The prediction has a mean pLDDT of 82. A computed fold for a 74-nucleotide RNA from a Pseudomonadota bacterium, annotated as c-di-GMP-I riboswitch aptamer. The sequence was found by an Rfam model in a public genome assembly. The source organism's lineage runs through Bacteria, Pseudomonadati and Pseudomonadota. It matches the Rfam family "c-di-GMP-I riboswitch aptamer". Its family is annotated with cyclic-di-GMP binding in the Gene Ontology.
RNA sequence: UUCAGAAAAAGCCAACCCCUCGUGAGGCGGGGACGGAAAGCCACGGGUCUUUAUGAGAUAGCCGGGCUGCUCUG
Numbered sequence: 001u002u003c004a005g006a007a008a009a010a011g012c013c014a015a016c017c018c019c020u021c022g023u024g025a026g027g028c029g030g031g032g033a034c035g036g037a038a039a040g041c042c043a044c045g046g047g048u049c050u051u052u053a054u055g056a057g058a059u060a061g062c063c064g065g066g067c068u069g070c071u072c073u074g
Base pairs, nucleotide, nucleotide: 003074004073005072006071012036013035016031017030018029020027021026034061040067041066042065044064045063046062047059048058049057050056051055
């Protein structure tokens, strides 16, 4: 450096609830912990969802793909 494995430690994300923003799917903040070895980032492909539906948007904690990253073991 590459590949594989995994929550032992240090950390990380956060199901769900409340407030708030939004037409809405959903988003911010707070609490909290269903779960996660990429549950970090990207809407490129598919799926699902919303809508004012020839369009526009959401979802990366749906699947695939791309890029990046911590610890230990092999």